[in-house]
RNA sequence: CACUCAUCCAGAGAGGUGGAGGGACCGGCCCUGUGAACCCUCGGCAACCAGGCCAACCGCCCGGUGCCAAUUCCGGCAGAAGCCGCACGAGCGGCGUUCUGGAAGAUGAGAG
Numbered sequence: 001c002a003c004u005c006a007u008c009c010a011g012a013g014a015g016g017u018g019g020a021g022g023g024a025c026c027g028g029c030c031c032u033g034u035g036a037a038c039c040c041u042c043g044g045c046a047a048c049c050a051g052g053c054c055a056a057c058c059g060c061c062c063g064g065u066g067c068c069a070a071u072u073c074c075g076g077c078a079g080a081a082g083c084c085g086c087a088c089g090a091g092c093g094g095c096g097u098u099c100u101g102g103a104a105g106a107u108g109a110g111a112g
Base pairs, nucleotide, nucleotide: 001112003110004109005108006107007106008105013042014041015040016039021031022030023029025076026075027074028073043068044067045066047065048064049063051061052060053059072104077101078100079099080098081097082095083094084093085092086091
């Protein structure tokens, strides 16, 4: 770096430093000088994986990553439903609506 599988509606802070940004991208909408990101310290959450306890499951211990605003903040493609308008009708168009499946993204594990 790309691939495969699994999960993503729950959970979890504060200080120091730093100075204007950040929430992947785009559009929204949010967070932020009552101080953003990065970095450091202590703390916590608990998804995956290694080891141990257990007959085993659950659970627990310890370790490796990860994570600690908002449903992966919402939408971004497609389908269905619902509502509105047009139409004799079949149907067509629209929508600050709902659901489902994808795309993209993130995390873990595996093998290359």